Annotation: This is a predicted structure of a 1398-nucleotide RNA (small-subunit ribosomal RNA) from an uncultured bacterium. The sequence is in RNAcentral, with records from ENA. It matches the Rfam family "Bacterial small subunit ribosomal RNA".

[in-house]
RNA sequence: GAGUUUGAUCCUGGCUCAGGAUGAACGCUAGCGGCAGGCUUAAUACAUGCAAGUCGUGGGGCAGCAGCUUUGUAGCAAUACAGAGGCUGGCGACCGGCAAACGGGUGCGGAACACGUACGCAACCUACCCAUAACUGGGGAAUAGCCCGGGGAAACCCGGAUUAAUACCCCGUAACAUAUUGAUAAGGCAUCUUAUUAAUAUUAUAGCUCCGGCGGUUAUGGAUGGGCGUGCGCCUGAUUAGGUAGUUGGCGGGGUAACGGCCCACCAAGCCUACGAUCAGUAACUGGUGUGAGAGCACGACCAGUCACACGGGCACUGAGACACGGGCCCGACUCCUACGGGAGGCAGCAGUAAGGAAUAUUGGUCAAUGGACGCAAGUCUGAACCAGCCAUGCCGCGUGGAGGAUGAAGGUCCUCUGGAUUGUAAACUUCUUUUAUCUGGGAAGAAACCCAUGAAUUCUUUUGUGGUUGACGGUACCAGAUGAAUAAGCACCGGCUAACUCCGUGCCAGCAGCCGCGGUAAUACAGAGGGUGCAAGCGUUAUUCGGAAUUAUUGGGCGUAAAGGGCGCGUAGGCGGCCAUGCGUGUCUUCCGUGAAAUCCCUCGGCUUAACUGAGGACGUGCGGAAGAAACUGCAGGGCUUGAGUCCGGGAGAGGGGGGUGGAAUUCCCAGUGUAGCGGUGAAAUGCGUAGAUAUUGGGAGGAACACCGGUGGCGAAGGCGGCCCCCUGGACCGGUACUGACGCUGAGGCGCGAAAGCGUGGGUAGCAAACGGGAUUAGAUACCCCGGUAGUCCACGCCGUAAACGAUGGGCACUUGGUGUCGCGGGUAUCGACCCCUGCGGUGCCGAAGCUAACGCGUUAAACGUGCCGCCUGGGGAGUACGGUCGCAAGAUUAAAACUCAAAGAAAUUGACGGGGGCCCGCACAAGCGGUGGAGUAUGUGGCUCAAUUCGAUGCAACGCGAAGAACCUUACCAGGCCUUGACAUGCAUCUCUAAGUUGGUGAAAGCCAGCGAGUCCCGAAAGGGACAAUUUGCACAGGUGCUGCAUGGCUGUCGUCAGCUCGUGUCGUGAGAUGUUGGGUUAAGUCCCGCAACGAGCGCAACCCCUGUGAACUGUUGCCACCGAGCCGUGAGGCUCGAGCACUCUGUUCAGACUGCCCCGUUCUAACGGGGAGGAAGGUGGGGACGACGUCAAGUCAGUAUGGCCCUUACGGCCUGGGCUGCACACGUGCUACAAUGGCGGUGACAAUGGGAAGCAAUGGCGCGAGCCUGCGCAAAUCUCAAAAAGCCGUCUCAGUUCGGAUUGCACUCUGCAACUCGAGUGCAUGAAGUUGGAAUCGCUAGUAAUCGCGGAUCAGCACGCCGCGGUGAAUACGUUCCCGGGCCUUGCACACAC
Repeated sequence: GAGUUUGAUCCUGGCUCAGGAUGAACGCUAGCGGCAGGCUUAAUACAUGCAAGUCGUGGGGCAGCAGCUUUGUAGCAAUACAGAGGCUGGCGACCGGCAAACGGGUGCGGAACACGUACGCAACCUACCCAUAACUGGGGAAUAGCCCGGGGAAACCCGGAUUAAUACCCCGUAACAUAUUGAUAAGGCAUCUUAUUAAUAUUAUAGCUCCGGCGGUUAUGGAUGGGCGUGCGCCUGAUUAGGUAGUUGGCGGGGUAACGGCCCACCAAGCCUACGAUCAGUAACUGGUGUGAGAGCACGACCAGUCACACGGGCACUGAGACACGGGCCCGACUCCUACGGGAGGCAGCAGUAAGGAAUAUUGGUCAAUGGACGCAAGUCUGAACCAGCCAUGCCGCGUGGAGGAUGAAGGUCCUCUGGAUUGUAAACUUCUUUUAUCUGGGAAGAAACCCAUGAAUUCUUUUGUGGUUGACGGUACCAGAUGAAUAAGCACCGGCUAACUCCGUGCCAGCAGCCGCGGUAAUACAGAGGGUGCAAGCGUUAUUCGGAAUUAUUGGGCGUAAAGGGCGCGUAGGCGGCCAUGCGUGUCUUCCGUGAAAUCCCUCGGCUUAACUGAGGACGUGCGGAAGAAACUGCAGGGCUUGAGUCCGGGAGAGGGGGGUGGAAUUCCCAGUGUAGCGGUGAAAUGCGUAGAUAUUGGGAGGAACACCGGUGGCGAAGGCGGCCCCCUGGACCGGUACUGACGCUGAGGCGCGAAAGCGUGGGUAGCAAACGGGAUUAGAUACCCCGGUAGUCCACGCCGUAAACGAUGGGCACUUGGUGUCGCGGGUAUCGACCCCUGCGGUGCCGAAGCUAACGCGUUAAACGUGCCGCCUGGGGAGUACGGUCGCAAGAUUAAAACUCAAAGAAAUUGACGGGGGCCCGCACAAGCGGUGGAGUAUGUGGCUCAAUUCGAUGCAACGCGAAGAACCUUACCAGGCCUUGACAUGCAUCUCUAAGUUGGUGAAAGCCAGCGAGUCCCGAAAGGGACAAUUUGCACAGGUGCUGCAUGGCUGUCGUCAGCUCGUGUCGUGAGAUGUUGGGUUAAGUCCCGCAACGAGCGCAACCCCUGUGAACUGUUGCCACCGAGCCGUGAGGCUCGAGCACUCUGUUCAGACUGCCCCGUUCUAACGGGGAGGAAGGUGGGGACGACGUCAAGUCAGUAUGGCCCUUACGGCCUGGGCUGCACACGUGCUACAAUGGCGGUGACAAUGGGAAGCAAUGGCGCGAGCCUGCGCAAAUCUCAAAAAGCCGUCUCAGUUCGGAUUGCACUCUGCAACUCGAGUGCAUGAAGUUGGAAUCGCUAGUAAUCGCGGAUCAGCACGCCGCGGUGAAUACGUUCCCGGGCCUUGCACACAC
């Protein structure tokens, strides 16, 4: 820096990631080289070999080897064999010296003077080495070895004899050594030290030799290495708070190289500890390493310094040095040998083995170099070391080729698939190079020496030249040549973080995943592939650590609400502290000196071809110590001051605390009176009380508890808390005065005290109230809410408890920083007769607000602002304020206070919505008021269910169910059974075949189909023959076809909220932001309609209007419409009618206009606006009535079966054709209708009156036939002309309340019509039959006016089939007080732990 809490935002906060690192491990892969590294686990056990020896110039010697001498034998001899001789080189074992205390390993233990750092030792040692001084004389006794003997299985041991030394002992000599006692001088740090000097006492030696030298002894000094002491630094836990008897100190001894309780005797009673003793856990420490900007944090492999250890534990010996890794003794465990008596051993040395483990190498070479031991030296020894081997364990370097090369090859992958994109200049191909690998040849540096030979210089010591000799690595590095692109690329990832995308498979499966999260049929997240990205001889994963994490915050955080202020006070330690000078100089500051090992890090230069690596120099090392100085600040010492703090005097305020007394109201109970049937209680009741007299009411009495009004964001108190009145005792604050003290202060870990309610103990008290408990209700239940009772308790005294949302969720102190306005207490001032008012000071307590602060909300002189000093507390959520332990408590419990495990969040504030049995305002046939229905009956129709070979499919709350379907007998038809077809019923193209075409005949069959036959098309060219084209056919390819799946992949269309009044945008402004404002507010409207106001100003989609129908009028039009007036003709007694002419007045047709706009007037209201109420005029009045018109969006709403369409699926079938069946099945259930149950009716009669529409494969007049459906006939009409066509309700008569003259289902018989065909399965007619049903439970629907209700008519679909649907007109109501309630909706507001949103 990023991801992750939310619908979004901001904050808090955790989790996670990107970076670096590693002694690593695991997976896949692997060409080379250099440099480094390599048991982190079992300090587990170890087979085998090696890792410490050396000196013959210390010694006696001679086991083995070599030489020499000598003897013998053999041989001519050379020589061979055997023996002898320590004579020589040397040398096993032994005596002796030195080394073995180094080097090498490991990290057990240890929290300590172990380590680091700085000092000290006046309290010490130091072999080998160096310097100086001196000495090295004499003598002696042993003992290994060897020899002899003995014991034992062995290890080994014992005895006897003999022998040497640089082994051992004695004597002599000796002081500058040591010890003691003095003297003088100097110095210091208490004991003292140093120098000079005197006396006494003690103490030494070793020789060897090649004659060069090498040793030995003493003393002093040096160097080196050690020992001891001290300051400071050095992990975690207080759920470890007290520890300690050699403990602390002293005196005197012992011991040590040396001080010291190191040890001992005696004496004293100390010593350590909250600045963390003691105890427990963990750990080798450091230089440094990793990381980090740093401060830090983590680590302490390799390299270097120190410490500790060497099977576990203890002990000492030797020695200069050890309490000793490859020495000793003892105990223990383990292993091995054994003759069972007894012995041996110690890889945390180098290799190696077993075991453990995720895991860590060769039983290698050489002493060539460096270093070590011994030696005079040559040299010997050296698993130290130098090298090699193994391992990609790490770091570094190199390579796997370079250039050209477009038919952008083939192949792969993808796509919109005649083709394109990509892999990709990649390959092929041409040319070049040869690092590396391979082969051949050459070939180092590291080597300087010692030593030998020789030369030179030099008094000595010694120095130096030349030549010779010495390499494990290694025939290695390196160099040259040869050959040929020849020998050499993988791993992880590709949803976001995070660079990199597609296809296929899979289908919440298999799987992935660091976090968020992917996968339920179109997965860039799984698996594979193609492509891409990153790194590269490696790449990923896992583990650990630092970082990011300011997420323990010193640098650098917080605590009103996110985690976090202790319930409150007093006060100890501690921390911090006013003004003025003076002194000191330990904090502080300056300068200088020492130290801070080397390596590392950093800089510069150098060496390996470069780099890693490495050499040299420099710098750094923030620390510690020392010296000199400064005196501002802090501190200390003494002195002074008054402003902090306190005292004193005078006042008034107050439910401050404790104790004692006292008062009235009320409740309850008791007694008495009056009085009678109820009272009480609730939403409604009941339990309860009451005729044994309640409740009510009057009088009297008893007892307990609490104190109405005043009373108030009034007062007091540290908090908890405190309320009638009076008295006593008592604390604190405030105001005024300014006399006194002179910093006496602030905070406060522990500690002590106070501390509501409940609870506990003992003893009282108990009126009311009231946990528990009993009863009654409520309820599905009701261990509750409501009611009737009722015990602890509430009250008092004493003692416990010690907690609360003990809250201002805000620790206390001080200082400082604009204001306004209340209120309480005490003052001052002006003014006034006085009281108020007004101005002002101090102290308290509220509200609003500036700056500032805050994540926001908010805080704001009573800070959550700005500073300062002190205390308490926090570090993700859950587990959990829990467990265990401790402390306290009589108990209840309180306090202190974890972990395992688990989640990716938990949370604060604010925002927009949705929601609320929250509030306010307002709408709607939403309720109410009405009218008529549904739900009951029969039937029609749709659906569910059941059934079936199939009962095709879809639609499912409102918003599916007379819905898709404006019409299933076949067809439709998608379903089922059976029979058939396979380029197909249909489209396009290619190739091919033929003339078989159109049409038609026959057979078979249920048909489809199959089989057989007849049949010679059109156009162009050409004289013809013939050719070509089109059409058709056969066959074959591409393809057709699918009402198969997915409406949750889609387009389009539609439903719904809802014709509800809303939904948004630009700019501006406000807010960190999501967002807000505008759109809220006051009015008003059907309306976000309009007006006013306003940090908003405007705009868009919606509303309204513009469109259509209808209501009035005008103009025009005048046939098919009209007929008032006029004329003619005909009929009729007449009224009158019909026809024609003329006409267009009227009706009407249908085109264009007019009209309505709150425009006018009046009254009253509002604000003078908008608007609203009333009125006039008008056919119509306040959107006149109706329609069309449906904002942003919601429901993954509906439709893949209208059509279109992605993907998937079928292809002699999931396609196509046909016949028959089914979609009409029927125990049931539901929705929507029709017809009814009757008299507002049925039946009969009757020339009353419409409108919309339809009509040529049609409507059909008229006439005839039939009871009728209908049939025959066919005038007229493509229709303002003809026709369907009769409108019905109406009116008149009759029936008289009944299962009827209601009702018509069902059934029988006989018919009609349509149609290829009415069996399954059409409609209609006549006669007969005459079911249920007497107005319908819970529930529920429609409708506010030409509406409901009621009456008929028409149309679409259609061969036929209408109670459905879509239209038309006739008759024509009732009611609306009103908005409490139900449902739905709009606006504002409030709450919210909801947001797939109750």